[in-house]
Molecule: transfer RNA
Organism: Bacteriovoracia bacterium
RNA sequence: GGCUGGGUAGCUCAGUUGGUUAGAGCGGCGGAUUCAUAUCCCGCAGGUCGGUGGUUCGAUCCCACUCUCAGCUA
Numbered sequence: 001g002g003c004u005g006g007g008u009a010g011c012u013c014a015g016u017u018g019g020u021u022a023g024a025g026c027g028g029c030g031g032a033u034u035c036a037u038a039u040c041c042c043g044c045a046g047g048u049c050g051g052u053g054g055u056u057c058g059a060u061c062c063c064a065c066u067c068u069c070a071g072c073u074a
Base pairs, nucleotide, nucleotide: 001073002072003071004070005069006068007067010026011025012024013023019057028044029043030042031041050066051065052064053063054062
């Protein structure tokens, strides 16, 4: 240099053949329980879906470029 795959909550990851609330587990906060702690239970917060532009009535999803990580290859 070429090819392939990934980037979504603090962490690990789903997701949607483009559509009216973007989710789970762990973690955080609050509550309940307990003599107290842990476990269990209930609730809450937390996301410009890597970035920019384009297509579209509408983009996390499609297209182009770009940044970054991993692998393969000359």